[in-house]
RNA sequence: CGGACCGUAGCGCAGCCUGGUUAGCGCGCCACACUGGGGGUGUGGAGGUCGGGAGUUCGAAUCUCCCCGGUCCGA
Numbered sequence: 001c002g003g004a005c006c007g008u009a010g011c012g013c014a015g016c017c018u019g020g021u022u023a024g025c026g027c028g029c030c031a032c033a034c035u036g037g038g039g040g041u042g043u044g045g046a047g048g049u050c051g052g053g054a055g056u057u058c059g060a061a062u063c064u065c066c067c068c069g070g071u072c073c074g075a
Base pairs, nucleotide, nucleotide: 001074002073003072004071005070006069007068010027011026012025013024020058029045030044031043032042033041034040051067052066053065054064055063
């Protein structure tokens, strides 16, 4: 320098291909109940500018372009 893949909640991931209703799952965290307490189980809850910007569109996590970071391959 060129190419491929990845970036979504504190952590690990799905959703993207095929645009649409409140953006979800597990673990973790908080509260409550059961328990003498811890642990465990159950119920409920908080937590996200979907890496950043621009564009297309009535509407973008999803499509297009640029940029940033990471991994790998090639030179």
A computed fold for a 75-nucleotide RNA from a Verrucomicrobiales bacterium, annotated as transfer RNA. It matches the Rfam family "tRNA". Rfam classes the family as a transfer RNA. Rfam describes the family as follows. Transfer RNA (tRNA) molecules are approximately 80 nucleotides in length. Gene Ontology term of the family: triplet codon-amino acid adaptor activity. The source organism's lineage runs through Bacteria, Pseudomonadati, Verrucomicrobiota, Verrucomicrobiia and Verrucomicrobiales. Its mean pLDDT, the model's own confidence on a scale to 100, is 81.